Model confidence (mean pLDDT): 83 of 100. SAM riboswitch aptamer (S box leader) from a Clostridiaceae bacterium, 101 nucleotides, folded computationally.
């Protein structure tokens, strides 16, 4: 890489530096957002709870062994912090986790 499960209307930046002219993942039509600096990039803070990690609960009795489900916490790995993945059509569409010879 292909596959495979799961999510994808909920939540979170008027921030600082730095670069820029365009950006919102294709196409086509809409609408948006940008020199009052957008999209990116670093930093920060901040959300979420996918994966590890820790509590708790499963847990009853003995000798032993201790799960899977659930519940929280947010310290590690990742994602995210304009609009529903900005709408709709269309397409073998993608994004993100966490598996994966």
């Nucleotide at each position: 890489a292909a596959c495979u499960u799961a999510u994808c209307a909920a939540g979170a930046g008027c921030c600082a530096g730095g670069g820029u002219a365009g950006a919102g993942a294709g196409u086509u039509g809409g609408c948006u957002c940008a020199a009052u600096g957008a999209c990116c990039c670093u930093g920060c803070a901040c959300c979420a709870a996918c994966c590890u990690g820790c509590a708790g609960u499963g847990a009853a009795a003995c000798u032993g062994u201790a799960a899977a489900g659930c519940u929280g916490c947010a310290a590690g790995g990742u994602g995210g912090u304009a609009a529903a993945g900005c709408c709709a059509a269309c397409a073998c569409c993608g994004a993100u986790a966490a598996g994966g010879a």